Molecule: Bacterial RNase P class A
Organism: Gryllotalpicola protaetiae
RNA sequence: UGGGUCGGCAAGACGGUCGCGUCAGCCUUCGGGCUGCCGAGGAACGUCCGGGCUCCGCAGAGCAGGGCGGUGGGCAACACCCACCCGGGGCAACCCGCGAGACAGUGCCACAGAGAACAGACCGCCUCUCGUCGUCAGACCUGAGGUAAGGGUGAAACGGUGGGGUAAGAGCCCACCAGCGACCGGGGUGACCCGGCCGGCUCGGCAAACCUCGCCCGGAGCAAGGUCAGACAGGGGACCAUGAGACUGCUCGUCUCGUCCCCGGGUAGACCGCUGGAGCGGCGCGGCAACGUGUCGCCGAGAGAGAUGGCCGUCCAGGAAUCCGCGGGAAACGCGAUUCCGAACAGAACCCGGCGUAUCAGCCGGCCCAUUCC
Numbered sequence: 001u002g003g004g005u006c007g008g009c010a011a012g013a014c015g016g017u018c019g020c021g022u023c024a025g026c027c028u029u030c031g032g033g034c035u036g037c038c039g040a041g042g043a044a045c046g047u048c049c050g051g052g053c054u055c056c057g058c059a060g061a062g063c064a065g066g067g068c069g070g071u072g073g074g075c076a077a078c079a080c081c082c083a084c085c086c087g088g089g090g091c092a093a094c095c096c097g098c099g100a101g102a103c104a105g106u107g108c109c110a111c112a113g114a115g116a117a118c119a120g121a122c123c124g125c126c127u128c129u130c131g132u133c134g135u136c137a138g139a140c141c142u143g144a145g146g147u148a149a150g151g152g153u154g155a156a157a158c159g160g161u162g163g164g165g166u167a168a169g170a171g172c173c174c175a176c177c178a179g180c181g182a183c184c185g186g187g188g189u190g191a192c193c194c195g196g197c198c199g200g201c202u203c204g205g206c207a208a209a210c211c212u213c214g215c216c217c218g219g220a221g222c223a224a225g226g227u228c229a230g231a232c233a234g235g236g237g238a239c240c241a242u243g244a245g246a247c248u249g250c251u252c253g254u255c256u257c258g259u260c261c262c263c264g265g266g267u268a269g270a271c272c273g274c275u276g277g278a279g280c281g282g283c284g285c286g287g288c289a290a291c292g293u294g295u296c297g298c299c300g301a302g303a304g305a306g307a308u309g310g311c312c313g314u315c316c317a318g319g320a321a322u323c324c325g326c327g328g329g330a331a332a333c334g335c336g337a338u339u340c341c342g343a344a345c346a347g348a349a350c351c352c353g354g355c356g357u358a359u360c361a362g363c364c365g366g367c368c369c370a371u372u373c374c
Stems, first nucleotide, its partner, number of pairs: 001370009012315007020039002023036005041345001045356002048354005053221004065217005070084005085099001086097004100212002105210002107206003122151002124147005131140003159177006178202001180199002183196005225272004234263006243257005279298008318341005324336004
């Protein structure tokens, strides 16, 4: 210098002007007005996980259903985070993995292919054989059998290479290698790793198919839930002329109608829940880290279907252009000058921790590789 990889920062500053919302104070003709403080995010988003909180349910255990799945740690908890292991990719920094079990059982493996799982004779190879031909070497052909070495199909064909062996072949036998399993020794908290020795020679993949094993999980959600007062339906009690009406033409009886007091579901209303919290920042200590802990400082929206914005000016980070200047300076490049441009994604609604997704122009740093110079 170029390329790569990982992490962090920041989502502009100042001034003017016109506006918006809560709260406080003052004024008011009660409609409102003025002044002051404060007023969205790194994702406030999706609502995919995990918790707090609230109400309901609940002896305990189990079934069903759902989730998670290498090991150790962190956390209130997690499907999150950190460190490590194993496997895969990359020269490397580093990245990726829904990473338990495929000898518990069942099932599936497209197309092609003869055969797709305790396999398979299509071609080929070999032996025997009916027959034909023959230049007597054999060739062709019929049938029976052997063979997984070779060809061919496939993502995958039941270990690989070499030798022995055989009619031809084959872990049939042997050596080495790979894989699996048992045992022994060593290291590690552990996943696992390293070494030795032996064995049968060899065992396909899929559990994001059913399933098995281990662990976890009650349901609904702030429109949760609660408080207050009023009106209406309704219920209860007391009081009174025993009045009016209905059954009923009359008597008795029953029911309804009045006033006051108490209770009173749900809806609408007001208030609480409501924001000071697993909080944020600095420093110290422990830890590889996630994180924990001590101390000091700070307070940062709380609403009614819901307020943060628009314009102008000067700048900043930066970008583009230039018959411009400087550098040895023609070019590349750097510095300067001038002109122009110059902010995305998106917006709280009970509160936190994560994950995922969106994001203009950028800045800073660690590490790796290549090249050049010293």